A computed fold for a 74-nucleotide RNA from a Bacillota bacterium, annotated as transfer RNA. The prediction has a mean pLDDT of 81.
[in-house]
């Protein structure tokens, strides 16, 4: 230089054929239990869904460019 993948919560990852208020574990944080604590429970919170653009009434999702990262061609 091409080509294929990956980018969603601090971590790890669903997310289906465009439509519901974008979800779970897990950390962390309150509270409950507890003599304290570990472990369980139970409860809020944490997302400009890589950036920018286009398409659509609608976009995390589909189109394009660019970025990083991982593989393979040369």
């Nucleotide at each position: 230089g091409c080509g294929c993948u990956a980018u969603u919560a601090g971590c790890u990852c669903a997310g289906c054929u465009g439509g519901a208020u974008a979800g779970a574990g897990u950390a962390g944080c309150a509270c409950a239990c507890u003599a304290c604590g570990a472990a369980u429970g139970u409860g809020a919170a944490g997302g400009u869904c890589g950036u920018a653009g286009g398409u659509u009434c609608g976009a995390a999702u589909c189109c394009u460019a660019c970025a990083u990262g991982g593989c393979g061609c040369g």
Rfam family: tRNA.